[in-house]
RNA sequence: CUCGGUCUCGGCGAUGAAGCUCGCCCGAAGUGCCGGAUCGGCCGGCCGAUGGCUUCUGCGCUACA
Numbered sequence: 001c002u003c004g005g006u007c008u009c010g011g012c013g014a015u016g017a018a019g020c021u022c023g024c025c026c027g028a029a030g031u032g033c034c035g036g037a038u039c040g041g042c043c044g045g046c047c048g049a050u051g052g053c054u055u056c057u058g059c060g061c062u063a064c065a
Base pairs, nucleotide, nucleotide: 010025011024012023013022016056017055018054019053020052021051032046033045034044035043036042
């Protein structure tokens, strides 16, 4: 210096926060989907504040007062 393993701390799971829970990562996990043009830069469309559950905040739709 490089490679591999283990432990600890920690991090991540398409837009915010908290609790619980699941999975993943060791410098990676992660950075949604569709169509067109163009090869990779552009344009248009769909969906959701969750990985999952619950609550809050924000946004959207409908109804009532």